[in-house]
Context: one part of a larger RNA
RNA sequence: GAUGAACGCUAGCGGCAGGCUUAAUACAUGCAAGUCGAGGGGCAGCACGUCUUCGGAUGGUGGCGACCGGCAAACGGGUGCGGAACACGUACACAACCUUCCUUUUAGUGGGGAAUAGCCCAGAGAAAUUUGGAUUAAUACCCCGUAACAUAAUGAUGUGGCAUCACGUUAUUAUUAUAGGUUUACCGCUAAGAGAUGGGUGUGCGGCUGAUUAGGUAGUUGGCGGAGUAACAGCCCACCAAGCCAACGAUCAGUAGCUGAUGUGAGAGCAUGAUCAGCCACACGGGCACUGAGACACGGGCCCGACUCCUACGGGAGGCAGCAGUAAGGAAUAUUGGACAAUGGACGCAAGUCUGAUCCAGCCAUGCCGCGUGAAGGAUUAAGGCCCUCUGGGUUGUAAACUUCUUUUAUAGGGGACGAAAAAAGGGCUUUCUAGCUCGACUGACGGUACCCUAUGAAUAAGCACCGGCUAACUCCGUGCCAGCAGCCGCGGUAAUACGGAGGGUGCAAGCGUUAUCC
Numbered sequence: 001g002a003u004g005a006a007c008g009c010u011a012g013c014g015g016c017a018g019g020c021u022u023a024a025u026a027c028a029u030g031c032a033a034g035u036c037g038a039g040g041g042g043c044a045g046c047a048c049g050u051c052u053u054c055g056g057a058u059g060g061u062g063g064c065g066a067c068c069g070g071c072a073a074a075c076g077g078g079u080g081c082g083g084a085a086c087a088c089g090u091a092c093a094c095a096a097c098c099u100u101c102c103u104u105u106u107a108g109u110g111g112g113g114a115a116u117a118g119c120c121c122a123g124a125g126a127a128a129u130u131u132g133g134a135u136u137a138a139u140a141c142c143c144c145g146u147a148a149c150a151u152a153a154u155g156a157u158g159u160g161g162c163a164u165c166a167c168g169u170u171a172u173u174a175u176u177a178u179a180g181g182u183u184u185a186c187c188g189c190u191a192a193g194a195g196a197u198g199g200g201u202g203u204g205c206g207g208c209u210g211a212u213u214a215g216g217u218a219g220u221u222g223g224c225g226g227a228g229u230a231a232c233a234g235c236c237c238a239c240c241a242a243g244c245c246a247a248c249g250a251u252c253a254g255u256a257g258c259u260g261a262u263g264u265g266a267g268a269g270c271a272u273g274a275u276c277a278g279c280c281a282c283a284c285g286g287g288c289a290c291u292g293a294g295a296c297a298c299g300g301g302c303c304c305g306a307c308u309c310c311u312a313c314g315g316g317a318g319g320c321a322g323c324a325g326u327a328a329g330g331a332a333u334a335u336u337g338g339a340c341a342a343u344g345g346a347c348g349c350a351a352g353u354c355u356g357a358u359c360c361a362g363c364c365a366u367g368c369c370g371c372g373u374g375a376a377g378g379a380u381u382a383a384g385g386c387c388c389u390c391u392g393g394g395u396u397g398u399a400a401a402c403u404u405c406u407u408u409u410a411u412a413g414g415g416g417a418c419g420a421a422a423a424a425a426g427g428g429c430u431u432u433c434u435a436g437c438u439c440g441a442c443u444g445a446c447g448g449u450a451c452c453c454u455a456u457g458a459a460u461a462a463g464c465a466c467c468g469g470c471u472a473a474c475u476c477c478g479u480g481c482c483a484g485c486a487g488c489c490g491c492g493g494u495a496a497u498a499c500g501g502a503g504g505g506u507g508c509a510a511g512c513g514u515u516a517u518c519c
Base pairs, nucleotide, nucleotide: 001518002517003516005515006514007513008512009511012371013370014369015368016367017366018364019363020329025327026326027325029324030323031322034071035070036069039068040067042064043063046062047061048060049058050057051056078282079281080280088206089205090204091203092202093201094200097199098198102195103194104193105192106191107190108189109188110144111143112142113141120133121132122131123130124129150175151174152173153172154171155170156169157168158167159166160165180187181186208254209253210252215245216244217243220242221241222240223239225237226236257279258278259277260276261272262271263270264269284305285304286303287302288301307318308317309316310315335361337360338359339358343357344355345354346353347352374405375404376403377402384396385395386394387393388392410456411455412454413453414452415451419446426439427438428437429436430435463508464507465506466505467504468489469488470487474503475502476501477500478499484491485490
């Protein structure tokens, strides 16, 4: 000098930041991922309409619970367990790869079928849940036809390289598609090419400790052939060979998320990796795959285990290292708040819905920064305190009183934002494009907040540590090697500037000191 700090004493305000460093311990409760009726059959509930024998009936309309279907749920948010590794950083490479949505280009969108949820009926179970029958739809599923610049095989030919080869042109054969909706132009669907974006893989170099760890290795090292993958590869398997790593530290053990950065320092360096940003890993402990463009998936599934809960004892349910919150641990770390107004995300043609992401508010002197606690004049140098060489003097001290001002702040009253201008809907203009321009209207959680104006009145606001030397700041009293102090040197045994108190002083100041850690 610094800190995600804590503790002691003290405390007026604002702005901006930060806030479980310990038990990746256990979790009550609420919320944190939905959306689409312009995909479908339908219609539980609400509103309107129609019919009505006044009991009701009716998807007819707005809409819509549950169900089938699509997209999203792999993002966003949390934590740092593991991991010394191509995990991270950086630089290359992929002639060994994938990529939903988006942009762009080309071509297509023909015919048919069988089911199933829902609804209805009948059951089982305490529940979670579940069985059978009948019936029905689709942008759900299946079949047929057509099809290539796509895929595969074979052949011809050209260009290039970096070894396996790559790319282009061309011929033959084989294989593989589709989905409609609403209504008149949109939203989709299928196949292929290119782009963009996001990933995957490989390699060089770089960054911890220990030799009181010296040898380690058997899918081990390489080859051939296969399995497997989006893709290369002992990634896996059969066979063959005997290799491979290591004193330039293998192996083993310990510790640790990595980086941009942060702290310090003149720098070199040393230490750290909270907040913010990038990457990685994990989601009660361990394992596994399914779906999907993408996961081996925090709020999906299955199995084993530990724990907790429900039970009619037959059987079931759960996973806060999301946001709040609780218990525990601890020196120690906040509200079971508001809003989708903005930014961003998912879905949707859209209106919009959802969003503990986010934006805000609450708590905490935890930090940084700013402001204030008054200003000018004022000597009888008042009283009181303290000290002394004591009728006196010194000091506190222009300090107070007193006079004249000011009103930041405070209190009261009044006005009152920026952040919001777009999108969408409506009107108009331009136009290749529902693409651009324009007009008026709508929308603010924060918040009656910030800010501004007026009134009142010095009014509402100073502490903490230290004063032997290092180190700025000295006297008196008490104590008497006692009580005590102390970072180091050291003080204290009767005149203690070092202990305790007082007066005075010094330093910082809404803080000051102590402790811990780093330079």
Predicted 3D model of a 519-nucleotide part of an RNA (small-subunit ribosomal RNA, 5' domain) from an uncultured bacterium. Its mean pLDDT, the model's own confidence on a scale to 100, is 83. The RNAcentral record of the full RNA draws on ENA, Greengenes and SILVA. It matches the Rfam family "Bacterial small subunit ribosomal RNA".